A computed fold for a 135-nucleotide RNA from a Desulfobacterales bacterium, annotated as c-di-AMP riboswitch aptamer (ydaO/yuaA leader). The sequence was found by an Rfam model in a public genome assembly. Of the family's consensus pairs, 96% are formed in the model. Rfam family: c-di-AMP riboswitch aptamer (ydaO/yuaA leader). From the family's description: This family represents a conserved RNA structure found upstream of the ydaO and yuaA genes in Bacillus subtilis and related genes in other bacteria. The organism belongs to Desulfobacterales, within Bacteria.
RNA sequence: AUGAUGUUUUUGCCUAAUCCCAGUAUCAGCGGGAACGGGGGACCCAAUUAUUCGGGGCGAAUCGCCAUGCGGCGAUGGGCAACCUUAUCGGUCCUAGCCCUCCAGCUAACCUCGUAGGCGUCGAUGAGGAAAACC
Numbered sequence: 001a002u003g004a005u006g007u008u009u010u011u012g013c014c015u016a017a018u019c020c021c022a023g024u025a026u027c028a029g030c031g032g033g034a035a036c037g038g039g040g041g042a043c044c045c046a047a048u049u050a051u052u053c054g055g056g057g058c059g060a061a062u063c064g065c066c067a068u069g070c071g072g073c074g075a076u077g078g079g080c081a082a083c084c085u086u087a088u089c090g091g092u093c094c095u096a097g098c099c100c101u102c103c104a105g106c107u108a109a110c111c112u113c114g115u116a117g118g119c120g121u122c123g124a125u126g127a128g129g130a131a132a133a134c135c
Stems, first nucleotide, its partner, number of pairs: 011120004018034004035115006045105001054103001055100004062075005077094004083129008
């Protein structure tokens, strides 16, 4: 000097997945509130034939073609961080997985559930807002 790995602190990214209060028990187990997000659930409206060819939910994560050497191509949709939001262009990555179990359109009141997990940066142009400095 460079590379890899681990720990701590700070600060960011995907996502709804954050903050506060109480409890302080050897371990385990067990709460409350706010905020954000999801599901169920009337009239009206929609649907008018679906009901194993099951149906439905969370999520950006669906569809088509080729292949059947289990992968590839395309469309679609989504992410990309140093004040924040946003538009455009180029670049790049993803387009999974899980759940309910015969059952659910929308849906006020109402009922109910979740707050996990995984990561470390992409450049340019424009607009709006905020902050700081100076006076």